Notes:
A computed fold for a 347-nucleotide part of an RNA from a Synergistales bacterium, annotated as small-subunit ribosomal RNA, central domain. Its Rfam family is "Bacterial small subunit ribosomal RNA". Rfam links the family to the GO terms structural constituent of ribosome and ribosome. It was read from a public genome assembly.

Context: one part of a larger RNA
RNA sequence: CUGGGCGUAAAGGGCAUGUAGGCUGUGCUGUAAGUCAGCUGUUAAAAGAUGCGGCUUAACCGUGUUUCGCAGUUGAAACUACAGCGCUGGAGUACCGGAGAGGCAAGUGGAAUUCCCAGUGUAGCGGUGAAAUGCGUAGAUAUUGGGAAGAACAUCGGUGGCGAAGGCGACUUGCUGGUCGGUAACUGACGCUAAUAUGCGAAAGCUAGGGGAGCAAACGGGAUUAGAUACCCCGGUAGUCCUAGCGGUAAACGAUGAAUGCUGGGUGUGCGAGUAGAGAUACUGGUGUGCCGUAGUUAACGCGAUAAGCAUUCCGCCUGGGGAGUACGGUCGCAAGAUUGAAACUC
Numbered sequence: 001c002u003g004g005g006c007g008u009a010a011a012g013g014g015c016a017u018g019u020a021g022g023c024u025g026u027g028c029u030g031u032a033a034g035u036c037a038g039c040u041g042u043u044a045a046a047a048g049a050u051g052c053g054g055c056u057u058a059a060c061c062g063u064g065u066u067u068c069g070c071a072g073u074u075g076a077a078a079c080u081a082c083a084g085c086g087c088u089g090g091a092g093u094a095c096c097g098g099a100g101a102g103g104c105a106a107g108u109g110g111a112a113u114u115c116c117c118a119g120u121g122u123a124g125c126g127g128u129g130a131a132a133u134g135c136g137u138a139g140a141u142a143u144u145g146g147g148a149a150g151a152a153c154a155u156c157g158g159u160g161g162c163g164a165a166g167g168c169g170a171c172u173u174g175c176u177g178g179u180c181g182g183u184a185a186c187u188g189a190c191g192c193u194a195a196u197a198u199g200c201g202a203a204a205g206c207u208a209g210g211g212g213a214g215c216a217a218a219c220g221g222g223a224u225u226a227g228a229u230a231c232c233c234c235g236g237u238a239g240u241c242c243u244a245g246c247g248g249u250a251a252a253c254g255a256u257g258a259a260u261g262c263u264g265g266g267u268g269u270g271c272g273a274g275u276a277g278a279g280a281u282a283c284u285g286g287u288g289u290g291c292c293g294u295a296g297u298u299a300a301c302g303c304g305a306u307a308a309g310c311a312u313u314c315c316g317c318c319u320g321g322g323g324a325g326u327a328c329g330g331u332c333g334c335a336a337g338a339u340u341g342a343a344a345c346u347c
Base pairs, nucleotide, nucleotide: 003319004318005317006316007301008300012315014200015199016198017197021193022192023191025087026086027085028084029083030082031081033080034079035076036075037074038073039072040071041070042069048066049065050064051063052062053061054060090190091187092186093185094183095182096181097180098179102176103175104174105173106172107171108170109153113149114148115147116146117145118144119143120142124135125134161168162167205246206245207244208243209242210241214240215239219235220234221233222232257314258313259312260311261310262309265292266291267290268289269288270287271286273284274283275282276281296303297302320347321346322345329340330339331338332337
């Protein structure tokens, strides 16, 4: 390489957009590049394969046939391809409705926390397994009134919703993306996947400028302990927040790539539609999201129409453990580092 694989054994790219490429619905007509068939030429001999024969057999030898390739020529037209004309089921548009923490921006709100001011009030408060450090007679804790600041939005809240993923949760307004149901008016295969590329991408981290209530790496102190660079306690700076950039990684997980078709059921729940009914409601069908399970599948666990079943297309990835996601080199980055990614050696 082939083959076999990728939920948990090695293995699905973090996610999307999309270029090349690969693959591509249905009817008719044509062409004949692929494809198939015939003929001709060529493919030295020997060797190989095979039928028959000769040395008693075999090795050995003789003879016939032959694989495959290339070129030319004549034809076939199912399939692929190409060209033309169509179709509507895929895809998209339009119209009528719907739900939603989808995104961005501006404004607003209440509870809580801390701090400040003032009143009441007096000796404790706080903290723990127990304590101590700490705070407090310069009046704390508690409580009442007033003010300031920043951050997060209790209840509703739900294996509820939305988003490609990361993720998104107070309220109002503006701008804006996607999606679902219904109609079947329009286009007429316009589709799927996607190397390279481009964009997005939690937290921590970095740069510059703001902000800083609470929390809190580092750090200081008190305990515990044989020690305690920890767990517990008292403090506390980066950071956490905002703006503009960088970075590009996560158990970025459903540890399960995307798309399409097919294959018994039952039971919840979100959102449309239809039918019946006065209504409660029942049923039908669509689209999400859960649970249980048939066939099937799986090494087992389990999965089971949201498949890990049965198939097709395209991409990514794996190939014993360690060395090692390391070294070297390249690319990217301000850095931290990221990405690509070995070998010796060893079992």

The source organism's lineage runs through Bacteria, Thermotogati, Synergistota, Synergistia and Synergistales.